This record gives sequence, C1' cells and structure tokens, in this order.
RNA sequence: AGCGGACAAAGCCACACCCCGAGUGAUCGGGGGCCGGAAAGCCAUCGGGUCUCCACAUUCCAUGAGACGGCCGGGUUGCCUAC
Repeated sequence: AGCGGACAAAGCCACACCCCGAGUGAUCGGGGGCCGGAAAGCCAUCGGGUCUCCACAUUCCAUGAGACGGCCGGGUUGCCUAC
C1' cells in the first nucleotide's frame, strides 16, 4: 500500500451441471458442485453490447418494460505485499 502483482501467506467468490423454489421469459434465490477469478465485492439513473417479453389484428422491426456486473469500458470500496 499510490503504481504494480508473486510457483508467497491467510482467506474470499463460485462456470457448467444437478435438486428445490420464484418468474410469461431472459434470468434470479437456496443447497450441492468447482471451470475459473487479484476484486468473479458493489453500481444497470455512467456508456456500449447481448438477451427476454406484455401490449399493438398476424409476422418482423421499432417503441415500451425487463434481464445479464462471470460481455466490455468506466466509477467506487477492500486483503496481503515479494520483485
């Protein structure tokens, strides 16, 4: 401890998948699990992107309303500290 991040130390989180539950859905919560992560902590009213759906005669698009922070950039807080 600002920059940086190790064949370091103590810890932390938990992809896919399975079970239960919620939701029209994307997806989310709990338990198991452990691919990985130096912020895989938080922010979706910071920007982009992807995804879902009600309604509208149908389809598509758009509008609108949602979801994703483990899609990217960004903001913000935190443990240790070798070179």

c-di-GMP-I riboswitch aptamer from a Candidatus Anaeroferrophillacea bacterium, 83 nucleotides, folded computationally. Model confidence (mean pLDDT): 83 of 100. Taxonomically the source falls in Candidatus Anaeroferrophillacea (Bacteria, Deltaproteobacteria, Candidatus Anaeroferrophillalia, Candidatus Anaeroferrophillales).